[in-house]
Parts: sequence; C1' cells; structure tokens
RNA sequence: GAUAAGGGCAAACUCAUUGAAAAGUGGGGACGCAAAACCACAGGUCUACGGUGAAACUACUAAGGCGGCUGGGUUACCGAA
Repeated sequence: GAUAAGGGCAAACUCAUUGAAAAGUGGGGACGCAAAACCACAGGUCUACGGUGAAACUACUAAGGCGGCUGGGUUACCGAA
C1' cells in the first nucleotide's frame, strides 16, 4: 500500500461438540480484512459456576472469555507510485 501478481484468513447463519455462561473447537458458509498471522502485558468489554450481599426483584465480584475492540510486542508475501 496499487484497478498488480501469487495467494491467505473467514463475520452472520447453520450442523456437531466442549462449557454454568460468555465463548471455544471441527464441517458447511462468506460479511469483510494488507497483518482479520501469533501473544492476555495495559485499557476496554462479555459472562457469573463459585463467593459476598439482599425479604425479594436481583447487585457486586474473574482465577473464565473477547487478538474480527484499542494500544503494545513478535513474525510474514509482493514491490507500481
């Protein structure tokens, strides 16, 4: 980062499966992505099994998640302006 080349990943939805849930994994499927490759350090955000509180409705809480939320770190293909 281009009306380039070779390509890559895969949202929603769906089937199966793990999980208390958020969500993850695999198959199908493409909304999009120049790092939508990898990494939970910081911020943000989602869930609340469990714990604390509450007469109750339920509130708070991460040691659980989100890298396709942001920052940051590491790595990678091509090479026109």

c-di-GMP-I riboswitch aptamer from uncultured Brevibacillus sp., 81 nucleotides, folded computationally. It matches the Rfam family "c-di-GMP-I riboswitch aptamer". From the family's description: GEMM was predicted in a large-scale screen for bacterial structured RNA regulatory elements. Genes associated with GEMM are involved in a diverse array of functions, including chemotaxis regulation, signal transduction, secretion and chitin. NCBI's taxonomy places the organism under Bacteria, Bacillota, Caryophanales, Paenibacillaceae, Brevibacillus. The coordinates come from a structure-prediction model, not an experiment, and the mean pLDDT is 88.